[in-house]
The part of an RNA shown here (large-subunit ribosomal RNA, domain IV) has 311 nucleotides and comes from a marine metagenome.
Rfam family: Bacterial large subunit ribosomal RNA.
The coordinates come from a structure-prediction model, not an experiment, and the mean pLDDT is 85.
Context: one part of a larger RNA
RNA sequence: GUAUAUUGAAGGAACUCGGCAAAUUUAAUCUGUAACUUAGGAAAAAGGAUUGAUAAUUUAUUCACAUUAAAGAGAAAGAAGCGACUGUUUAAUAAAAACACAUGUCUCUGCUAAUUCAAUAGAAGAUGUAUAGGGAUUGAUGCCUGCCCGGUGCUGGUAGGUGAAAUAAUAUUGUAUGUACAAUAGAAUGAAUCCCCAGUAAACGGCGGCUGUAACUCUGACGGUCCAAAGGUAGCGAAAUUCCUUGUCGGGUAAGUUCCGACCUGCAUGAAUGGCGUAACGACUUCUUUACUGUCUCCAGUAUAUACUUG
Numbered sequence: 001g002u003a004u005a006u007u008g009a010a011g012g013a014a015c016u017c018g019g020c021a022a023a024u025u026u027a028a029u030c031u032g033u034a035a036c037u038u039a040g041g042a043a044a045a046a047g048g049a050u051u052g053a054u055a056a057u058u059u060a061u062u063c064a065c066a067u068u069a070a071a072g073a074g075a076a077a078g079a080a081g082c083g084a085c086u087g088u089u090u091a092a093u094a095a096a097a098a099c100a101c102a103u104g105u106c107u108c109u110g111c112u113a114a115u116u117c118a119a120u121a122g123a124a125g126a127u128g129u130a131u132a133g134g135g136a137u138u139g140a141u142g143c144c145u146g147c148c149c150g151g152u153g154c155u156g157g158u159a160g161g162u163g164a165a166a167u168a169a170u171a172u173u174g175u176a177u178g179u180a181c182a183a184u185a186g187a188a189u190g191a192a193u194c195c196c197c198a199g200u201a202a203a204c205g206g207c208g209g210c211u212g213u214a215a216c217u218c219u220g221a222c223g224g225u226c227c228a229a230a231g232g233u234a235g236c237g238a239a240a241u242u243c244c245u246u247g248u249c250g251g252g253u254a255a256g257u258u259c260c261g262a263c264c265u266g267c268a269u270g271a272a273u274g275g276c277g278u279a280a281c282g283a284c285u286u287c288u289u290u291a292c293u294g295u296c297u298c299c300a301g302u303a304u305a306u307a308c309u310u311g
Base pairs, nucleotide, nucleotide: 001306002305003304004303005302006301007300008299010297011296014295019292027051028050029049030048031047036041038140075290076289077288078287079286080285081284082282083281087099088098104137105136106135107134108133109132115124116123117122141277142276143275144274146207147206148205151204152203153200154199155198156197157196160195161194166189167188170185171184172183173182174181175180208226209225210224211223212222235269236266247263248262249261250260251259
């Protein structure tokens, strides 16, 4: 000097990206316990008190040779985001808000089922039968899930157009010249498809400009005009989405680019690509408070191990 332990005056997060690390708490008994809530929970909430020794009596049980001696064990509270939850995951840099999930919906499938593997045979589905099986999507629960079928897709329709092989009237040429044979061209018939006509968005997806207007001003319920298939409804909103931006106002601090509550001017929110809430839960993310502390002001001592130096 380093490592691992341990102690520390006064202060107590001033440290730092961040209380990282450490400290605090910890057992048992008694007591006591809020908001909120899906009435189960939240909850060991929080908070408070007690625990020794000796003697006597009573009851129960056990042991009898006597003793020694470790280890062990929540910090708490408030608020917000995301995901309902338990679970799963990048074996060896990521455990999460990602995946899964119960639930909802759409779609295919009538059984020799659809779908999948397989050259054939055969097998899975299933010794199942639409309350079943496959595919896709959403993701408990509560309140809900708006408008658009013009494009793409899918389903249905078949009048007309388009449409291959095939069949082939007929024509021309050659051989032949009696029938006929060969080559070339080819009317007409001819499926699905595509065009066409409808339906369908919990299918892929999409969901506007400009401009005038109210008796201060501002704003614009109202009007005009252009375009479009339809012009974004409910809700939420500087958000895990907001560029300008540390937006503006309020709260918390002596002081707050974070945080919480509002506003709406949404660069570029928005409804199963689900929208908005939500008790419980989370080694998730963010903010705050109490307690606590060598994280720090500012370092110091001790023990053990080790490196180095000198003898």